[in-house]
RNA sequence: UCUGAUCGCCACGGGAGUCCGGUGCGCCGGGCUGAGAGGAGGGCCGCGACCCUCGACCGUCCACCUGAACCGGGUCAUGCCGGCGCAGGGAGGCGCCAACGAUCAGCU
Repeated sequence: UCUGAUCGCCACGGGAGUCCGGUGCGCCGGGCUGAGAGGAGGGCCGCGACCCUCGACCGUCCACCUGAACCGGGUCAUGCCGGCGCAGGGAGGCGCCAACGAUCAGCU
């Protein structure tokens, strides 16, 4: 060493859109939504946030992805808002075992 909540620790899962202007085409500035709209380093026949590592943020069943080039509304534009959606998929442990455990409430 039960249950729940909060916080913490470790681990894991994720997304990074859209519009305008500038540009030396590498990027830079600004608007919108958002928790977050790429902060640092590296990689390449591919120069694309495409890939890798780290960071920020969110999530571990209210993240996110799929259906979806979907439907309705709205916007300069966009998953911007709502529906779809009690949909399908989706990543957890903390007695020891790698590390780190407390507080509150409940049950027995």